[in-house]
Context: one part of a larger RNA
RNA sequence: CACCGCCCGUCACGUCAUGGGAGUUGGCAAUGCCUGAAGCCGGGGGUUUAACUCGCAAGAGAGGACACCGUCGAAGGCGAGGCUAGCGACUGGGACGAAGUCGUAACAAGGUAGCGGUACCGGAAGGUGCGGCUGGAUCACCUCCUU
Numbered sequence: 001c002a003c004c005g006c007c008c009g010u011c012a013c014g015u016c017a018u019g020g021g022a023g024u025u026g027g028c029a030a031u032g033c034c035u036g037a038a039g040c041c042g043g044g045g046g047u048u049u050a051a052c053u054c055g056c057a058a059g060a061g062a063g064g065a066c067a068c069c070g071u072c073g074a075a076g077g078c079g080a081g082g083c084u085a086g087c088g089a090c091u092g093g094g095a096c097g098a099a100g101u102c103g104u105a106a107c108a109a110g111g112u113a114g115c116g117g118u119a120c121c122g123g124a125a126g127g128u129g130c131g132g133c134u135g136g137a138u139c140a141c142c143u144c145c146u147u
Base pairs, nucleotide, nucleotide: 003110005107008103009102011100013097014096015095016094018092019091020090023087024086025085026084027083028082031079032078033077034076039072041070042069043068046066047065048064049063052061053060054059113134114133115132117130118129119128120127121126
């Protein structure tokens, strides 16, 4: 670079992250029920028993061992959830990207002044209705102030 200006949205293309998503694959902690190893502890009857006690002896007792039962209990199984990560057809918008498409909404009264609210409508910017604001140009008039 100054209207041959600026600029808005849809659409198309590319990259990135992200929301939704039938579902799917993992992780974490806890939880209800079932089962329950080792071992500690408790239990009473059973089997068994060198050293202790009693007994002349047979044997009896104490203590021990084994088995059994119970509490606790690792792991395992079943169930319903919680938190979290990855993947996921499809789908929503977002950001960004020299020279793509359609129009031209806004900026000068931007060619219908603009803006914000709301409702409806439309490829898109947007349009229309309603009530609101002036951060509206122009022309005229009224009131007040100053010269």
Predicted 3D model of a 147-nucleotide part of an RNA (small-subunit ribosomal RNA, 3' minor domain) from an uncultured candidate division WWE3 bacterium. It matches the Rfam family "Bacterial small subunit ribosomal RNA". The sequence was found in a public genome assembly. The prediction has a mean pLDDT of 81.